Model confidence (mean pLDDT): 88 of 100. Large-subunit ribosomal RNA, domain VI from a Bacteroidota bacterium, 251 nucleotides, folded computationally. It matches the Rfam family "Bacterial large subunit ribosomal RNA". Its family is annotated with ribosome and structural constituent of ribosome in the Gene Ontology. Lineage of the source: Bacteria > Pseudomonadati > Bacteroidota. It was read from a public genome assembly.

Context: one part of a larger RNA
RNA sequence: CGUUUGAGAAUUGAGAAGAUCUGUCUCUAGUACGAGAGGACCGAGAUGGACUGACCUCUAGUGUACCGGUUAUGUCGCCAGAUGUACCGCCGGGUAGCUACGUUGGGAAUGGAUAAGCGCUGAAAGCAUCUAAGCACGAAACCAACUUCAAGAUGAGUUCUCAUAGGGUCGUCGAAGACUACGACGUUGAUAGGUUACAGGUGUAAAGGUGGUAACAUCAAAGCCGAGUAAUACUAAUAACCCAUCAACUU
Numbered sequence: 001c002g003u004u005u006g007a008g009a010a011u012u013g014a015g016a017a018g019a020u021c022u023g024u025c026u027c028u029a030g031u032a033c034g035a036g037a038g039g040a041c042c043g044a045g046a047u048g049g050a051c052u053g054a055c056c057u058c059u060a061g062u063g064u065a066c067c068g069g070u071u072a073u074g075u076c077g078c079c080a081g082a083u084g085u086a087c088c089g090c091c092g093g094g095u096a097g098c099u100a101c102g103u104u105g106g107g108a109a110u111g112g113a114u115a116a117g118c119g120c121u122g123a124a125a126g127c128a129u130c131u132a133a134g135c136a137c138g139a140a141a142c143c144a145a146c147u148u149c150a151a152g153a154u155g156a157g158u159u160c161u162c163a164u165a166g167g168g169u170c171g172u173c174g175a176a177g178a179c180u181a182c183g184a185c186g187u188u189g190a191u192a193g194g195u196u197a198c199a200g201g202u203g204u205a206a207a208g209g210u211g212g213u214a215a216c217a218u219c220a221a222a223g224c225c226g227a228g229u230a231a232u233a234c235u236a237a238u239a240a241c242c243c244a245u246c247a248a249c250u251u
Stems, first nucleotide, its partner, number of pairs: 001152001005163007015149004021049007033038001051106005059100004066093005071086006110144003117137001119135002166243004170186005191236003194232005200225003208219004
C1' cells in the first nucleotide's frame, strides 16, 4: 500500500515447514523346530543410547552494582573505623536472571492407497496359470494422522460486536527488545522507584558494656544486602495535542 466505509476481537485452512531413529533385557519359552548341539516367529512388558522441545523445583555453573576474609600501598590529621588502586588485587560463599552436567516431555496408536512379494477366482489355450475382466493381502518409503506457521490463498475467505468506534504523539515500564515492533499501565492508578514486611544471601557490623595481661570471647541468629514475593499512592506516570468519525449504497 492492497484486501472497495472504518474499527476491535475470534476463526477456516489452500499451502509450507518440522518430526519420523534405534539397542539391550525379561516374559511367552528352554516352548515350536531339532538326533543333539542349539533355538525361534507372533505377541506383551521393562530399561537405555543418540537427537530434539520446554523449564529452573532439585543438582551444578556463572553471577565485575550482594556479604565476608585478607596482602601491599595511598588518602580521610592520628587511634579506631572507612575508602581508592593493584585482573572483580587475591580468596571463601552467593539471590534473581541466563544456563547444562539438571528436571520434564517427544518420535505412540491408527487409517488410506501401494512396492517387491504372497494369493482367490479365471479364460485366451476343454489342462495349467496371481491377470487378460474381477477380487483379497502386503513396508521405516507415499497420503493422512502429530507439532508449528499460514487469507499478499491479489482466488486477499468466514463469524461476532461496535461506529461520539478506534488509533497515535507523550509519560511509567516489561520474563518484549539492536532500532522499530510487541505486551502492561497512566490518578476511576500498583506501571516503575521508594518504604514496610517476608523470602533468600553472607555469617555475627560499628560504638559501648562485661570477662581476659593479651590474642580474643560475649551481650548479638548481629549487621549489611542487586535483580525475588506481597502490601502501601510517598515520588513519577500531569496537562495537552494529532489522525479518524469527510467513504460507499439506499431513500